[in-house]
RNA sequence: ACCGCAGACCGCUCUGCCGCCUUUCGGGGAGGAAAGUCCGGACAACACAGAGCACCGCACCGCCUAACCGGCGGGCCUUGCCCGCGAAAGCGGGCCGGGACAGAAAGUGUCGCAGAAAACAACUACCCGUUUCGGCGGGAAAAGGUGAAAACGUGUGGUAAGAGCGCACGAUCGCGGCAGGCAACCGUCGUGAUGGACAAACCUUGCGGGUUGAAAUGCCAUGUACACCUUGUUUUGGUGCGGCUCGCACCGUUCCGGCUUCGGUCGGACGCAAGGGGGGUAGGCAGCGCAGAUCUUGCCAGAGGCGAGACCAGAUAAAUGGCAGAGGUCCCGGUUUUCCGGGAAACAGAAUCCGGCUUACAGGUCUGCGGUUGUU
Numbered sequence: 001a002c003c004g005c006a007g008a009c010c011g012c013u014c015u016g017c018c019g020c021c022u023u024u025c026g027g028g029g030a031g032g033a034a035a036g037u038c039c040g041g042a043c044a045a046c047a048c049a050g051a052g053c054a055c056c057g058c059a060c061c062g063c064c065u066a067a068c069c070g071g072c073g074g075g076c077c078u079u080g081c082c083c084g085c086g087a088a089a090g091c092g093g094g095c096c097g098g099g100a101c102a103g104a105a106a107g108u109g110u111c112g113c114a115g116a117a118a119a120c121a122a123c124u125a126c127c128c129g130u131u132u133c134g135g136c137g138g139g140a141a142a143a144g145g146u147g148a149a150a151a152c153g154u155g156u157g158g159u160a161a162g163a164g165c166g167c168a169c170g171a172u173c174g175c176g177g178c179a180g181g182c183a184a185c186c187g188u189c190g191u192g193a194u195g196g197a198c199a200a201a202c203c204u205u206g207c208g209g210g211u212u213g214a215a216a217u218g219c220c221a222u223g224u225a226c227a228c229c230u231u232g233u234u235u236u237g238g239u240g241c242g243g244c245u246c247g248c249a250c251c252g253u254u255c256c257g258g259c260u261u262c263g264g265u266c267g268g269a270c271g272c273a274a275g276g277g278g279g280g281u282a283g284g285c286a287g288c289g290c291a292g293a294u295c296u297u298g299c300c301a302g303a304g305g306c307g308a309g310a311c312c313a314g315a316u317a318a319a320u321g322g323c324a325g326a327g328g329u330c331c332c333g334g335u336u337u338u339c340c341g342g343g344a345a346a347c348a349g350a351a352u353c354c355g356g357c358u359u360a361c362a363g364g365u366c367u368g369c370g371g372u373u374g375u376u
Stems, first nucleotide, its partner, number of pairs: 001372010012327007020029003031347001035358002038356005043213004055209005060074005075101001076099003080095006102204002107202002109198003123144002126139005152170006171194008180185001217286004223281001226278001228276006237251006254269006292311001294310007329344006
């Protein structure tokens, strides 16, 4: 110098003109993820005696935190690779990764294909007995074969052949003592057992969980229409003509009750008019950002508090943009360099707020580790 990995960070800059949202008229105006809406809270409305069952979620330990399926640290298990010890089984150490990491010795269930057998295992081979020499009865999990997995492993003794059947060394698990650690766990000694896997099958144990989400929720409301209440009106409406403040003609004039000389008349309902009026639509305001589980810093032992400074978009169908110029970065070509010409710049875009997680992302910076090449 280049390449790779890991972690942290940046996410083009300035000027001019035009435009948009907001404003206290001075100003202010997208992100590291504003995204997915996955987890946890704040806040709000509704619900709510207590306990249990059901349902859902979580599941090694400690700390951080408002909280968390988050972060940090630790423990244990484990694929692969390397080194060492050992006859082997196995053990110890290191590195890169992974782990829904309570319980399979409460019970039920499942384990495809292959295989005799998948948990009360006998197909071949082996051993014993018998035989009509085809087999049959028994022993045996050491060998073969199947499989993801075969009934603790290696060695040795033993036996008819064998087997934890005995022994030595190991493996796993349980119990007890002692030592270490806040704990998970771990070291060591003694003793017992050998129980296949799966709980991301049911299940058991422990812990936690009220429901719904800003389209929550509260408020203002004489657009229009309407429930209800009061008052008025029981008559008048339409068309045509004329001499047009009026008259005449024709047509229409719901329902109930009383009186009637049958022409009407009185009262009521409906309707109509005016006023009141409640809920509430369109719309508007609050929720909504000078706010704060925010950042920096000084003082007080800590906890916590006090002080100073900084940051500080609020749109509602949704503003945060466009054009031009200059500069910076990267790539390509020319060029010894300076320099010249051309090109490129991602993912994306607030909608109550906050803490996380996950996913997308051109290009660049810094730190650490590793590799290659060259120089001193």
A computed fold for a 376-nucleotide RNA from a Saprospiraceae bacterium, annotated as Bacterial RNase P class A. The source organism's lineage runs through Bacteria, Pseudomonadati, Saprospiria, Saprospirales and Saprospiraceae. The model forms 97% of the base pairs in the Rfam consensus. A source record names the gene rnpB. RNAcentral holds the sequence, with entries from ENA. Model confidence (mean pLDDT): 76 of 100.